[in-house]
Context: one part of a larger RNA
Molecule: large-subunit ribosomal RNA, domain IV
Organism: Microbacterium gubbeenense
């Protein structure tokens, strides 16, 4: 000096990102229990009191023996009183101690926000959370040889289920709701128009070339022109499906939800008005919020003093309704903040036991 337990004078969170660590609460009776609230809860709320031994009423069991009565007169039934012995100890009296849940085990508690309804469930080896899940809500899919998935098939699963069933998606007890846009992408629906593949079509042109024919002339040759069938090239008009254009519909599909100028008898402010511009121009709630840049906004609470915290305010940089909105009791090894208790966390350190380094022997 370190580790790992004890104890500390006044103070009591001054410590510190933060009470992180200690401390403190702990058992069992009894008295007592608040806002709220889904009427279960909250609750062990908080808050108090009592607990050792030892004596003894009451009471509770068991019942010896006595009386009194019935007849079926019996080692019998019923009653009454009741010694003994056992259990029991409130009250109450006594007794020691510093101190009786005498040691070891053995809830800390209370207020006020956020987020998540709840019990669960996850990064085995840095995250247990406000993430997943959850019951409920909505859609949209399937009529059974389902739909969906696997697989090349056969075949399986779904399901030895049948729309109260299964499958996909988003939300996520509950209360109270869930506003406006279908121009865009997507789905679903229509089929008149428009484009449209392969295909079938084959007009038209072409290649070759038996034959016909021009010419030239060394009479079988050379050079043109036409050109049938065949075999091939290339092909245009018509015909021709889904698609997409095209018309409708759907937003708890994916997703969107404006600007500028004016204006009231103090000033400020716009209930009103004019104009553009859009599919529509954000409704109810909330709101400096797990979302607010400016910003510690501003005003109140709390403190002697508070960038956090609680209540308001709205100027929402860039909240907002099942990518769910705003409450919400209970619940959570969650996250802030704050109060009493409680303490070596700290003011500011010492001791003391063990055990380790180290020095000396």
């Nucleotide at each position: 000096u370190c580790a790992u337990g004890g104890u500390u004078a006044a103070g009591g969170a001054a410590c510190u990102c933060g009470g992180c660590a200690a401390a403190a609460u702990g058992c069992c009776c009894c008295c007592g229990u608040a806002a709220c609230u889904u009427c279960g809860g909250g609750a062990g709320a908080a808050g108090g009191g009592g607990g050792g031994c030892c004596c003894c009423a009451a009471c509770c069991g068991u019942g010896a023996c006595a009386c009194c009565u019935a007849c079926u007169u019996g080692c019998u039934g019923g009653g009454u009183g009741g010694a003994g012995c056992g259990g029991g100890u409130c009250a109450g009296g006594g007794c020691c101690g510093c101190a009786g849940a005498g040691a070891c085990c053995a809830g800390g508690g209370g207020g006020a926000a956020g987020c998540g309804a709840c019990u669960g469930u996850u990064u085995a080896u840095c995250a247990a959370a406000a993430a997943c899940a959850c019951a409920g809500g909505u859609c949209c899919a399937u009529g059974c040889g389902a739909a969906g998935u696997c697989g090349u098939a056969a075949g399986a699963c779904g399901a030895u289920g049948u729309a109260u069933a299964u499958g996909g998606a988003c939300u996520g007890a509950c209360u109270c709701c869930u506003g406006c846009c279908c121009g865009g992408u997507g789905c679903u629906g229509g089929a008149a128009g428009g484009u449209u593949a392969a295909g079938a079509g084959g007009a038209c042109c072409u290649g070759u070339u038996a034959g016909c024919u021009g010419c030239a002339c060394u009479u079988g040759u050379g050079u043109g022109g036409c050109g049938a069938a065949g075999c091939g090239g290339a092909g245009a008009a018509u015909u021709u499906a889904a698609g997409c254009c095209c018309c409708a519909g759907u937003a708890a599909a994916c997703g969107g939800c404006g600007g500028u100028g004016g204006u009231a008898a103090c000033u400020a402010u716009a209930a009103c008005c004019a104009u553009c511009c859009u599919a529509a121009g954000g409704u109810a709630g909330c709101g400096a919020a797990a979302u607010u840049c400016c910003u510690u906004g501003u005003c109140g609470g709390g403190u002697a003093a508070g960038u956090u915290c609680c209540g308001a305010c709205c100027u929402g940089c860039a909240c907002g309704a099942a990518u769910g909105g705003c409450g919400u009791a209970a619940c959570g090894a969650u996250u802030c903040c704050c109060c009493a208790a409680c303490u070596g966390u700290c003011u500011c350190a010492a001791c003391c036991a063990c055990g380790a380094a180290c020095u000396c022997g």